[in-house]
Context: one part of a larger RNA
RNA sequence: CUGGGCGUAAAGGGUGCGCAGGCGGCCGCAUGUGUCAGGUGUGAAAGCCUGGGGCUUAACUCCAGAAUUGCGCCUGAAACUGUGUGGCUAGAGUGCCGGAGAGGAUAGCGGAAUUCACGGUGUAGCAGUGAAAUGCGUAGAUAUCGUGAAGAACACCAGCGGCGAAGGCGGCUAUCUGGAAGGCAACUGACGCUCAGGCACUAAAGCGUGGGGAGCAAAAGGGAUUAGAUACCCCUGUAGUCCACGCCCUAAACGGUGCACACUAGGUGUUAGCGGAUUCGACCCCGUUAGCGCCCAAGCUAACGCGUUAAGUGUGCCGCCUGAGGACUACGGCCGCAAGGCUAAAACUC
Numbered sequence: 001c002u003g004g005g006c007g008u009a010a011a012g013g014g015u016g017c018g019c020a021g022g023c024g025g026c027c028g029c030a031u032g033u034g035u036c037a038g039g040u041g042u043g044a045a046a047g048c049c050u051g052g053g054g055c056u057u058a059a060c061u062c063c064a065g066a067a068u069u070g071c072g073c074c075u076g077a078a079a080c081u082g083u084g085u086g087g088c089u090a091g092a093g094u095g096c097c098g099g100a101g102a103g104g105a106u107a108g109c110g111g112a113a114u115u116c117a118c119g120g121u122g123u124a125g126c127a128g129u130g131a132a133a134u135g136c137g138u139a140g141a142u143a144u145c146g147u148g149a150a151g152a153a154c155a156c157c158a159g160c161g162g163c164g165a166a167g168g169c170g171g172c173u174a175u176c177u178g179g180a181a182g183g184c185a186a187c188u189g190a191c192g193c194u195c196a197g198g199c200a201c202u203a204a205a206g207c208g209u210g211g212g213g214a215g216c217a218a219a220a221g222g223g224a225u226u227a228g229a230u231a232c233c234c235c236u237g238u239a240g241u242c243c244a245c246g247c248c249c250u251a252a253a254c255g256g257u258g259c260a261c262a263c264u265a266g267g268u269g270u271u272a273g274c275g276g277a278u279u280c281g282a283c284c285c286c287g288u289u290a291g292c293g294c295c296c297a298a299g300c301u302a303a304c305g306c307g308u309u310a311a312g313u314g315u316g317c318c319g320c321c322u323g324a325g326g327a328c329u330a331c332g333g334c335c336g337c338a339a340g341g342c343u344a345a346a347a348c349u350c
Stems, first nucleotide, its partner, number of pairs: 003322004007304002012318001014201004021194003025088007034080001035077008049065006091191001092188003095184003103177007110154001114150008125136002162169002206247006215241002220236004258317006266295011299306002323350003332343004
C1' cells in the first nucleotide's frame, strides 16, 4: 500500500463537544484546477517482447518494429470535480404556541423504619443456627408504652413506563438551569455530516483536607463447621458507605451492535404530542409524528438470530482486528500524592 473483517469466533474508542483533515443539497453564469480528446517534443543505448537475418543448431549476435503505461508544450471539450459569482428552500438552524419528563444544581421541609438516651409497666430470658456456641440479660435485658436525639434511605404509586450523550437519575416544595418531541410555517439561506490530535464529563472502589457516623460493613477479633477452614454460617467490629472541596479515570463503562443520512411488506401493545369523527363530557374509534417493547415478509447470517430501534440495501467519516501463550506484561515516555492509569514490545514455547 492492499484484501477480508469487527452482536456471540480476534476486533466499536466509556460518552460527548469539536479545530485540522475527509466528504457534502437544488438551479444558473463564468473560469478551465482536476478530468478528457487531438497534435507535437522528449522518454539515451543495451536488455525484455514481436518479426526477420548470420555462425551446421543453440547459447550468442545483427537489423527492424513495438513497448517505455511518464513528463513538457500547442489546440480543443465543459458533463462531472474544484474555484469565483448570482439565486433557491426540501438539509441545518432561528422564531411563535401549548404539552410530557426520577434531566442537572442549590436551599428548605416530611413521615415510616432503625439505633441510641431517659422515664413507666414487667420478669427470666433474649439473640442466633442445620444444630450450636461466642454474644446480650437479675447492675433488670428481650417485650411494651411515652419523651427526646442522630444519621442514612425514600414503602405504596412503579410500569417490558419516563428522562439523560454516556456514567446515571425515584419522598415533597421553591429557586436557578440543560435537552428532546409535537403543532404553525414567520425568518436565515447549505450555515451541513464525520472527526486524528485536543478539551470536558465519567458507576463502584480508592486517595488528600475538614466534617459526619444511625444502619450496613472490607480488615480485624471471637464462636462454629472441617482432616484442615487464613472461607461459606453465627456474634462483634474499624476503614468505608454520607457531606464540602480537590484528586483518581477504571468496568461484563453491554444492545458485548461507532455516528449521520436515504431506501426497503405487515401485525400488535405502550408513552408523549397534534389533527379528525363522535359525545353533555371522559373513554373508545380513525389518521399522523416522536420514543419504548413484542411477533414476523423480503433480505442477511456459520448458526444462533437480526429484521423501518437491521445484524437488510447503499453513501460519508472515525475507531479497531490480523494464530494461542508470553502479555490488559517488560522497557521507555506521558499522567498521578499514592494506588496506579494510558501507550506498548521481544526472546522463548506450541

Description: Small-subunit ribosomal RNA, central domain from a metagenome, 350 nucleotides, folded computationally. The full RNA is in RNAcentral, with records from SILVA. The prediction has a mean pLDDT of 89.